[in-house]
RNA sequence: GCGCGAUUAGCUCAGCGGGAGAGCACUACAUUGACACGGUAGGGGUCACUGGUUCAAUCCCAGUAUCGCGAA
Numbered sequence: 001g002c003g004c005g006a007u008u009a010g011c012u013c014a015g016c017g018g019g020a021g022a023g024c025a026c027u028a029c030a031u032u033g034a035c036a037c038g039g040u041a042g043g044g045g046u047c048a049c050u051g052g053u054u055c056a057a058u059c060c061c062a063g064u065a066u067c068g069c070g071a072a
Base pairs, nucleotide, nucleotide: 002070003069004068005067006066007065010024011023012022013021018055026042027041028040029039048064049063050062051061052060
């Protein structure tokens, strides 16, 4: 250099055209002598970047970047 795949919350991931989500983690409250577990509530995202298609893009297309796999 070539082919394929991935990139979404702090972490692991779902979502695949119209509402951005789950689990864990974090914060507060309540509980306890204290901690842990469990409970209730809450905060946190330029959906890697740039451009295009579309009335509308996390989702489709092209390019770039990073990571992984494969052939040689």

Transfer RNA from Streptomyces rubellomurinus subsp. indigoferus, 72 nucleotides, folded computationally. Rfam family: tRNA. From the family's description: Transfer RNA (tRNA) molecules are approximately 80 nucleotides in length. Their secondary structure includes four short double-helical elements and three loops (D, anti-codon, and T loops). Further hydrogen bonds mediate the characteristic L-shaped molecular structure. tRNAs have two regions of fundamental functional importance: the anti-codon, which is responsible for specific mRNA codon recognition, and the 3' end, to which the tRNAs corresponding amino acid is attached (by aminoacyl-tRNA synthetases). tRNAs cope with the degeneracy of the genetic code in two manners: having more than one tRNA (with a specific anti-codon) for a particular amino acid; and 'wobble' base-pairing, i.e. permitting non-standard base-pairing at the 3rd anti-codon position. Its mean pLDDT, the model's own confidence on a scale to 100, is 83. RNAcentral holds the sequence, with entries from ENA.